[in-house]
Context: one part of a larger RNA
RNA sequence: CCAUCCGGUGGAUAGCUCGGCUCGAGAGCCGACGAAGGGCGUGCCAAGCUGCGAUAAGCUCGGGGGACCCGCACGGAGGGGAAGAACCCGAGAUACCCGAAUAGGAAUCCUCAUCGCAAUUGCUUUGCGCAAUGGGGAACGCCGUGAACUGAAACAUCUCAGUAACGGCAGGAAGAGAAAUCAAUUACGAGACGUCGUUAGUAAUCGCGAGUGAACGCGACACAGCCCAAACCGAAGCCCUCACGGGCAAUGUGGUGUUGGGUCUGACUCUCAUCGUCAGAAACGGUUCGUGAAGUCUCCUGGAACGGAGCACGAUACAGGGUGAAAGUCCCGUAACGAGCUCGAGUACGACGUGCGUCAGCACCAGAGUAGCGGGGGUUGGAUAUCCCUCGCCAAUAUCCCAGGCAUCGACUGGGAAGGCUAAGUACUCCUCGAGACCGAUAGCGGACAAGUAGCGUGAGCGAACGCUGAAAAGCACCCCAAGAAGGGAGGUGCAAUAGGCCUUGAAAUUGGAUGGCGAUGGAGCGACGGGGCACGAAAGGUCCCCUGUGAAACGACAGUAGUGCGAACUACCAGUAGGAAGCAGGGGAAGCCGGUGUUCCGUCGUACGUUUUGAAAAACGGACCAGGGAGUGUGCUGGAUUGGCGAGUCUAACCCGAGCAUCGGGGAAGGCGUAGGGAAACCGACAUGGCCGCAGCGCUUUGCGCGAGGGCCGCCGUGUUCAAGCGCGGGGAGUCAAUCCGGCACGACCCGAAUCCGGGCGAUCUACGCGUGGGCAGGGUGAAGCGUGCCGAAAGGCACGUGGAGGCCCGCUAGGGUUGGUGUCUUACAAUACCCUCCCGUGAUCCACGUGUAGGGGUGAAAGGCCCAUCGAGCCCGGCAACAGCUGGUUCCAAUCGAAACAUGUCGAAGCAUGACCGUUACCGAGGUAGUCCGUGGGGUAGAGACACUGAUUGGCGGCCCGGACCCCGAGAGGGGUCUGACCGCCUGUCAAACUCCGAACCUACGGACGCUGUCGACGUAGCGAGUCCGGUGUGCGGGGUAAGCCUGUGCACCAUGAGGGAGACAACCCAGAGUCGGGUUAAGGUCCCCAAGUGUGGGUUAAGUGCGAUCGAAGGUGGUCCCGAGCCACAGACAGCCGGGAGGUGAGCUUAGAAGCAGCUACCCUCUAAGAAAAGCGUAACAGCUUACCGGCCGAGGUUCGGGGCGCCCAAAAUGAUCGGGGCUCAAACCCACCACCGAUACCUGACCGUGCCUGUCACAAGGCAACCGUGUAGAUUGGCGCUCCGAUCGGGUGGAAGCUCGGGAUAGAUCUCGAGUGGACCGAUCGGUGACGAAAAUCCUGGUCAUAGUAGCAGCGUUAGUCGGGUGAGAAUCCCGACGGCCUCAAGAGUAAGGGUUCCUCGGCACUGCUUAUCAGCCGAGGGUUAGCCGGCCCUAAGUCCCGUCGCAACUCGAGCGGGACAAACAGGGAAACUGGUUAAUAUUCCAGUGCCGUCGUCCAGUGAAAACCGACGCUUUCGGAUCGACCAAGCCGGGCCUUCGCCCGGUCGAAUCGCCGAAAUCCGUGGAAGCCGUCAUGGCACGAAGCGGAUGAAUAGCGAGAUAGCGCAAGUUGGUUCAACCGAGAGCCCGUGAAAAGGUGAGGACGACGUCCGUACCGAGAUCCGACACAGGUACUCUGGCGGCGAAAGCCAAGGCCUGU
Repeated sequence: CCAUCCGGUGGAUAGCUCGGCUCGAGAGCCGACGAAGGGCGUGCCAAGCUGCGAUAAGCUCGGGGGACCCGCACGGAGGGGAAGAACCCGAGAUACCCGAAUAGGAAUCCUCAUCGCAAUUGCUUUGCGCAAUGGGGAACGCCGUGAACUGAAACAUCUCAGUAACGGCAGGAAGAGAAAUCAAUUACGAGACGUCGUUAGUAAUCGCGAGUGAACGCGACACAGCCCAAACCGAAGCCCUCACGGGCAAUGUGGUGUUGGGUCUGACUCUCAUCGUCAGAAACGGUUCGUGAAGUCUCCUGGAACGGAGCACGAUACAGGGUGAAAGUCCCGUAACGAGCUCGAGUACGACGUGCGUCAGCACCAGAGUAGCGGGGGUUGGAUAUCCCUCGCCAAUAUCCCAGGCAUCGACUGGGAAGGCUAAGUACUCCUCGAGACCGAUAGCGGACAAGUAGCGUGAGCGAACGCUGAAAAGCACCCCAAGAAGGGAGGUGCAAUAGGCCUUGAAAUUGGAUGGCGAUGGAGCGACGGGGCACGAAAGGUCCCCUGUGAAACGACAGUAGUGCGAACUACCAGUAGGAAGCAGGGGAAGCCGGUGUUCCGUCGUACGUUUUGAAAAACGGACCAGGGAGUGUGCUGGAUUGGCGAGUCUAACCCGAGCAUCGGGGAAGGCGUAGGGAAACCGACAUGGCCGCAGCGCUUUGCGCGAGGGCCGCCGUGUUCAAGCGCGGGGAGUCAAUCCGGCACGACCCGAAUCCGGGCGAUCUACGCGUGGGCAGGGUGAAGCGUGCCGAAAGGCACGUGGAGGCCCGCUAGGGUUGGUGUCUUACAAUACCCUCCCGUGAUCCACGUGUAGGGGUGAAAGGCCCAUCGAGCCCGGCAACAGCUGGUUCCAAUCGAAACAUGUCGAAGCAUGACCGUUACCGAGGUAGUCCGUGGGGUAGAGACACUGAUUGGCGGCCCGGACCCCGAGAGGGGUCUGACCGCCUGUCAAACUCCGAACCUACGGACGCUGUCGACGUAGCGAGUCCGGUGUGCGGGGUAAGCCUGUGCACCAUGAGGGAGACAACCCAGAGUCGGGUUAAGGUCCCCAAGUGUGGGUUAAGUGCGAUCGAAGGUGGUCCCGAGCCACAGACAGCCGGGAGGUGAGCUUAGAAGCAGCUACCCUCUAAGAAAAGCGUAACAGCUUACCGGCCGAGGUUCGGGGCGCCCAAAAUGAUCGGGGCUCAAACCCACCACCGAUACCUGACCGUGCCUGUCACAAGGCAACCGUGUAGAUUGGCGCUCCGAUCGGGUGGAAGCUCGGGAUAGAUCUCGAGUGGACCGAUCGGUGACGAAAAUCCUGGUCAUAGUAGCAGCGUUAGUCGGGUGAGAAUCCCGACGGCCUCAAGAGUAAGGGUUCCUCGGCACUGCUUAUCAGCCGAGGGUUAGCCGGCCCUAAGUCCCGUCGCAACUCGAGCGGGACAAACAGGGAAACUGGUUAAUAUUCCAGUGCCGUCGUCCAGUGAAAACCGACGCUUUCGGAUCGACCAAGCCGGGCCUUCGCCCGGUCGAAUCGCCGAAAUCCGUGGAAGCCGUCAUGGCACGAAGCGGAUGAAUAGCGAGAUAGCGCAAGUUGGUUCAACCGAGAGCCCGUGAAAAGGUGAGGACGACGUCCGUACCGAGAUCCGACACAGGUACUCUGGCGGCGAAAGCCAAGGCCUGU
């Protein structure tokens, strides 16, 4: 590592079902007599559910019932019951609070008190006196308002759809309804409405697109008809009341009367209609109950019999359930019969009253802004011809009017509008009962369980999971371990405890231990196939090894002999011999022995699966693993196939009848389809066969002939067009119904998946803005106006200095608000926006709280598209909704046959679709077909080629012409001449073309023929049905574009796609080759040194570069590398090279030159001697000189030299982590070239056996036999046959002597799968045939649950911010709990008091499974008990912004809405407001209890008082200043207590004392007096003869002072005094305003004494670095009040008191 075993975990599977789902039948309203629904209570113990209601799991009565009972819920305790309980049925009583909610108000509670129908309506005796309404209800109904997504492949009319939703209303049904209705056109008819079937997807409508879509009639169900208004009469009437009496009524109560009319008048008839009143059944059915047969016989197994064996019995009952397993006869029931109630039904029948009807006649009556018309809309199938609305116009009167799908006229037919009522048939299912080819706990309702529960959300709303011990609790006594009600051991019960309460079975993932195999020289799709080792081995399998023989296909030797070849080798004979697979036979052997299982090793091969793709092992996507769930279904219409029925017919639909009662049988032809077509229509209207061919088949005299269904070709016919001709469609009868299957259309339509759009609601607890009521802002600075004084000025005014205290002024970590930078820290955070530093504002357009308003195409917005509850370029929730998605993903068992397309056309088409092509399948037809080759006859203009054969391009040259241009010359000029050049002409020369061709193949193609191939096993062809496909790719031939590309784009073929095998290292498309399975052989491509099967093969050559051994070839250019070939020249008369020697003379040639001597330059380049030697090819010199060379001789001795071509090499040659031909390695090769001989090598070919498919013979059909050279790959796809699952029917079986399921093992099959054995398990299960379907999973970032790996790994993150330590205690256990000591922290807080919010967290006791970031003996945790005390604190009262209700009005309507009138509500901190203080007390409360001392209101009594309703108060801004004054603080002293100290002395603390009542009386104002001409006065401004100062008086403040309170209290004691400075509190000014700064209740006015009363609600605790909002014991957020000392400007910093803390755990 793999596997197994014994366990764990887990909860699948199986079995079960008190639950669901669906259908059928029944039944169908409740409520002011207070409903539905809810809240709160209610039990001996009581949390939940159920029941009930203060009479509270119940009370009373009647009936049933008959022994037990006190609900679920089996416990403890205690009761009840034969005096009849419990339980069931019926009738009553009680029935808290909210709720229509109804006296008023309010979040389930309060208030008023005269007791309440609030509101609306009717009546009314005017009294809410009598009545009614209101609200609820699952769906169904009627009326109104009325979307959008969507469809139209876009979109606007249209569609979705009058749907969803909303509003109103009714009932058990609703609605409709007794014709101003249809029908019909030559004269048929029907007779209210509704519903079903049909008509009919018809008429009609419609961007005449998509779509929409009736009616009449017919068949059925069920049936039912009536009343007013008016004419005429005229009080004859009705209502209340016992009555009296009253009311209504001439604007008419009543009578009459209602359409074939009536009234009236007259005549006749006799009531049988109708209406009203009274009385009032039955059957069927439903429900509750009763009676209700027959074995507990014997034996066996077993814990138990209901099983097995045997023997009985019942059955109008063998439906079903229960009982210790499976029961007709054990129990409950069941069939049948009976009883009560109910329905039927106030129905039928009946009684009484009314009066039906007929004839004649004159007159009268018979529904008006109506019928009708016009304009504009909506709606409908309604078209000119639906219905409705609106505006306008506007009839007639029965001798009249309306309708008859355009109008009008005349007939005819039908019918009387403009008033009303009406059962049944029909719809639905909250409810009751029944049933089921529905589900069986991830299913079925969301819910079998505490379920609309837990939980989440402000709210609307969202919304789970969880079933099973056993027959019976017999639910483990007692003992032991232990801190222990934890857990365990032992023991007991039980058939079973591996049934022990987490309890049936108990799978998988996974995990502990054990066992087997393997494991440290290993390298990874984990395996398949073959073989070996070890281990196992009960059953279910029985083979295996050796030898011999037989068998014998393809293939096929060795050796030997003879021969051939240079050789490897081959050929002939031996010999098609030996050999050669499976199989068969005999003998011998093996018994853990063979197969098998587990594991491991060796060999060969080999990069998972699904998907998307041209192409996937992919570094493309998906899946961690396992289990369970998870996707082509249903209805209607329609096309086709198959099978079956009937057949010129066929089928019924609704419905009816019957029955064994949802299924079956019989009826039912309404209607559909078919039977005739053609035509736009009017309209007309066809071969029951004339001719020929001929398949199958039949017959015969059989190389064939005849007949010949069906079929074909003609002919003929019908009809339309039409002058005609012709043409189109049709014609010699096959359909129809059902079932199943495959398709199409409409619907959610195979499943999952958006962002949207629309409707109705819920949200301003966040945030934006407004409004109401309140609150906050240390301290410091600056110094506006005004004013004063001085100075200046004629004045206006100015200046200076003061005073003053303005400001969207300044500083400011005051509080508070903000958030600039660090782009710091953090960033699975402390935190879904935090921390730290820095920074900005900080008297204002300021900040904050509470209350309140604005709402979704809307708000709000100093505007950023910001904000509107962690959501905003249109919130959230639910619904329309399964929106739509041409887009992505997924789509589940096996096999057989065939088998694509990635193209064309069209497309708002390009990711899609349709048609065609291509594929499949079925049927018909019946003889040809044809990809190949050749020939013949035509067609073609490419490749190539060409250049006076055209068009066009184009090199060089010559000539001509004299045309153009430039220049030159001559000439006086005209003109001439010349040179160059362009054009033109001619010639020569050299090049080109896809859009050039005088030419011109291969090749392609049409037709014909031949050969080949193919076809009666049916080709070709025709038709129906079903698809898929319309992203392609590569190679190659030929193109186009492009510098090029593994590039883009065509075309023919092939291949991949959809193709395996062998080769090419690996490698979709390159080479070989098309794979049914298993063997034996032979070859192909390609190979043969080793890896690695086969040659270190043969005969030649080349390469020296590791070139190469690579299908990958690296260029121009270069190369005396080397090999080969050809040609020229030289060469034994001696070449080439080398060496030796010569290389001379005229002459220094001439000219030029300074010089020029072979060698600056120019000209010339001769002659002589020679073997040869230049008037010099180089070097060199100033010029010479000099050195070479050419040239000649000698030596040497055989090839040399030049040019051209070819082979193999070499240079050129640079890339990123280490290289390489696949590697090793290779050099007369293991490289390259040529030729050759052997061998290896595939799923190819040959061959044996078998399988499948097709066909033949055969058979009723299987079977059996045979044939296949010309059958066997396959994605999308078509067709066909099987395996398995659920349930049902029928038949047959199994099971306690052990079913299903699960685990392990054996066997079978090509496979899906099936089967056998053992164990576990403990009650059901299976086969066959026919059906049925929620029927098969590995994938969908699928859903739900469980589990693992990573991993005991990474690592040392987090449990943070200066705080603990020691000792003691408790305890099983102590860093963390308690106590003590020491140490430390906080100081505008981390102290103290409150509000909101929370809701028991408070206190005590007992605990530690949970919670607590560790621990825990502790706790805000768990369990139990306890705890909140008010006339004077708050609510309660008042009014504010504002809200609600009623009325009225609007609106289609309302739960909606502005205004108006009325009413009510709205502030608990902190608006207004009657009244309480001090001390004490508890474990936990206190302004609440207690003690003491007070105060207010109301009522009563008494006294006083007759004034009393005006006035005032309540009652209000900001800034600034002054004054009074307390608490506190500080200073000083006295006294008391304490500490230190030898003393002196120092230090610390204390030295108290309320509300209330009384007294006092500042400022200011007023009065009196006074009388200022300049005084008085302030911080400042200011004031004054309209009277200043001064003086006196009156009114008049404090939480101030004094006294009482208090001989209370407190304190161990002392329990005094002075001063300074000053919050709260009080008084008085000034300034400012584009801002002027609530209202009401109420109070005062308005006395006193005594007595009584003062209900109700809140009150615990936290109030935050743990009780709130943030999911948390969360560094965040959260309103108000208090604030000591040093220090200092300060509420700043720092330090320290009081107090708190060391748990910002």
RNAcentral holds the full RNA, with entries from Rfam. A computed fold for a 1705-nucleotide part of an RNA from Salinarchaeum sp. Harcht-Bsk1, annotated as large-subunit ribosomal RNA, half A. The coordinates come from a structure-prediction model, not an experiment, and the mean pLDDT is 83. Rfam family: Archaeal large subunit ribosomal RNA. NCBI's taxonomy places the organism under Archaea, Methanobacteriota, Halobacteriales, Natronoarchaeaceae, Salinarchaeum.